Predicted 3D model of a 74-nucleotide RNA (transfer RNA) from a Candidatus Bathyarchaeota archaeon.
RNA sequence: GGGCCGGUAGUUCAGUCUGGAAGAACGACGGUUUUGCACACCGUAGGUCGAGGGUUCAAAUCCCUCCCGGUCCA
Repeated sequence: GGGCCGGUAGUUCAGUCUGGAAGAACGACGGUUUUGCACACCGUAGGUCGAGGGUUCAAAUCCCUCCCGGUCCA
C1' cells in the first nucleotide's frame, strides 16, 4: 500500500442482506423477601447506533469519504 471482517446501553452481542417504533443477556439502582447479606421474583434508569456528507416522506440499515481495532497478502 491492497483485500476482508468488525465499531450499536457500563460489558458481551443481535438487528444491517430486504429502509418503516432501537433490542437481548449480564451488570447498576429501587421494591418484595431475609435478623442481615446472597438467591429468587417484580420494576426503573442507562444509546450523538465510530465521524462527516449524500439519497429518501423516512437511514443503525443504501451510497461516498474519513477514523479506530482485528486479520490476510505484498
Model confidence (mean pLDDT): 86 of 100. It matches the Rfam family "tRNA". The family's RNA type in Rfam is transfer RNA. Rfam links the family to the GO term triplet codon-amino acid adaptor activity. About the family: Transfer RNA (tRNA) molecules are approximately 80 nucleotides in length.